[in-house]
Context: one part of a larger RNA
RNA sequence: GAUGAACGCUGGCGGCGCGCUUAACCCAUGCAAGUCGAACGCGCCUACAUGUAGUGAAAGCCUUAGGGUGGAAGCUGAUGUAGGUGAGUGGCAAACGGGUGAGUAACACGUGGGUAACCUACCCCAAAGUGGGGAAUAACUGUCCGAAAGGGCGGCUAAUUCCGCAUGUGGUCCGGCAUUUGGUUGCUGGAUUAAAGGAGUGAUUCGCUUUGGGAGGGGCCUGCGGCCGAUUAGCUAGUUGGUGGGGUAAUGGCCUACCAAGGCGAUGAUCGGUAGCUGGUCUGAGAGGAUGAUCAGCCACACUGGCACUGAGACACGGGCCAGACUCCUACGGGAGGCAGCAGGGAGGAAUAUUGGACAAUGGGGGGAACCCUGAUCCAGCGACGCCGCGUGGGCGAAGAAGGUCUUCGGAUCGUAAAGCUCUUUUCCGAGGGAUGAGGAAGGACAGUACCUCGGGAAUAAGUCUCGGCUAACUACGUGCCAGCAGCCGCGGUAAAACGUAGGAGGCUAGCGUUAUCC
Numbered sequence: 001g002a003u004g005a006a007c008g009c010u011g012g013c014g015g016c017g018c019g020c021u022u023a024a025c026c027c028a029u030g031c032a033a034g035u036c037g038a039a040c041g042c043g044c045c046u047a048c049a050u051g052u053a054g055u056g057a058a059a060g061c062c063u064u065a066g067g068g069u070g071g072a073a074g075c076u077g078a079u080g081u082a083g084g085u086g087a088g089u090g091g092c093a094a095a096c097g098g099g100u101g102a103g104u105a106a107c108a109c110g111u112g113g114g115u116a117a118c119c120u121a122c123c124c125c126a127a128a129g130u131g132g133g134g135a136a137u138a139a140c141u142g143u144c145c146g147a148a149a150g151g152g153c154g155g156c157u158a159a160u161u162c163c164g165c166a167u168g169u170g171g172u173c174c175g176g177c178a179u180u181u182g183g184u185u186g187c188u189g190g191a192u193u194a195a196a197g198g199a200g201u202g203a204u205u206c207g208c209u210u211u212g213g214g215a216g217g218g219g220c221c222u223g224c225g226g227c228c229g230a231u232u233a234g235c236u237a238g239u240u241g242g243u244g245g246g247g248u249a250a251u252g253g254c255c256u257a258c259c260a261a262g263g264c265g266a267u268g269a270u271c272g273g274u275a276g277c278u279g280g281u282c283u284g285a286g287a288g289g290a291u292g293a294u295c296a297g298c299c300a301c302a303c304u305g306g307c308a309c310u311g312a313g314a315c316a317c318g319g320g321c322c323a324g325a326c327u328c329c330u331a332c333g334g335g336a337g338g339c340a341g342c343a344g345g346g347a348g349g350a351a352u353a354u355u356g357g358a359c360a361a362u363g364g365g366g367g368g369a370a371c372c373c374u375g376a377u378c379c380a381g382c383g384a385c386g387c388c389g390c391g392u393g394g395g396c397g398a399a400g401a402a403g404g405u406c407u408u409c410g411g412a413u414c415g416u417a418a419a420g421c422u423c424u425u426u427u428c429c430g431a432g433g434g435a436u437g438a439g440g441a442a443g444g445a446c447a448g449u450a451c452c453u454c455g456g457g458a459a460u461a462a463g464u465c466u467c468g469g470c471u472a473a474c475u476a477c478g479u480g481c482c483a484g485c486a487g488c489c490g491c492g493g494u495a496a497a498a499c500g501u502a503g504g505a506g507g508c509u510a511g512c513g514u515u516a517u518c519c
Base pairs, nucleotide, nucleotide: 001518002517003516005515006514007513008512009511012390013389014388015387016386017385018383019382020348025346026345027344029343030342031341034092035091036090039089040088042086043085044084045083046082047081048080049079050078053076054075055074060069061068062067099301100300101299109225110224111223112222113221114220115219118218119217120216123214124213125212126211127210128209129208130207131165133163134162135161140155141154142153143152144151145150170193171192172191173190174189175188176187177186178185197206198205199204227273228272229271234264235263236262239261240260241259242258243257244256245255246254276298277297278296279295280291281290282289283288303324304323305322306321307320326337327336328335329334354380356379357378358377362376363374364373365372366371393423394422395421396420403414404413405412406411428456429455430454431453432452433451437446463508464507465506466505467504468489469488470487474503475502476501477500478499484491485490
């Protein structure tokens, strides 16, 4: 000098930041990922329309005088249209965003290359197509089992769900010819391979399928770089290489069979310890040393271990399965759960905040849109935790008041300090107005906030550490190697400038000291 700090004493305001460094310990509760009815069928509610069904007043008609027929309104039911809503099928998203640093000494990271060894949903550009059929299934319904979680069986049904057929611009595979740096490119023959519809009166539009290119994103390989220990010296059997095969988007012992016997190592292999890496941050004149909170990039992880499924993308924090530990429910048969998301609770600890507001902005997902969702984010709350700024008043004022302390008793000092007079109003209190942020109108959580104006009144606001030397600042009393101080040297045993108190002084100041750590 610095800090994500803590502790002691003290504490007026504002701006901007920061806030579990420990137990990757355990978690009550709420919220954190949905959306689309312009893909689809169904249930319920509301409104309107229709008036073919039932009930049903009177006249009329019939009558065996009981009644029948008749048929308005209303009600119920049915159908249709529109709107809403619920679960379901389907699509897209959920692989982003957010958290944490356990593991990892590794192509994990940084940096420079390679990929003739690769992938890429949505988006952009370009070319071509979108013809004609079929089927299943949830919801629903019936029934059964179960305490529940949930499940079995039968039946019905829709679609942008699923499956054939046609077409083949193209793509893929095989062959031929030419070309190329090999698997590149061109021509040609054969085989094979697509699609889905919705909205709108319509124009049209949103989609769908195949292919080529792009952008952005990723996978893999590689040169170089960055910890400690030799009181770790040898390590290695899929080990090192080859061939065939498998697997992957793709290279490769990635996997497998066979063959060979290799590969690494004092330029430190192997083993052990420690650790996420970087841009940066702190310090320093620099070189360097230390560090990796916040912010940004990458990586890894999601109760512990393993595994795959879906998908363009995961071996998936708020998906699935298995095993384990733990917690909870149970009718004892069986089930449920995962805050290292935001708040919040317990525990641990010297120590770290609200179970807040809003989607107004920025950004993200879905949707044609309206809009919905968004603890990302923007704000507010708490904390002197840090940095910066402001204030606690300004001027005049000597009878140098009173009082305190010291005293050689003369005085000295606190000290222009106070009082007093006068001025001002930053701040504070009250009142009124009141934003920018929202780039056509309306629309602001923050917020009646910032800011502006008016009124009031010096009013609401100073501490802390030190005073032996280093080191700036000295006397008195108390104590008597006691009590105590202390960073080092060292003070204290009867005049202690070193302990304690007081007066005074010095330093810094809404802080000041102490402790811890780094340079």
RNAcentral holds the full RNA, with entries from ENA and SILVA. Small-subunit ribosomal RNA, 5' domain from an uncultured bacterium, 519 nucleotides, folded computationally. Rfam family: Bacterial small subunit ribosomal RNA. Its family is annotated with ribosome and structural constituent of ribosome in the Gene Ontology.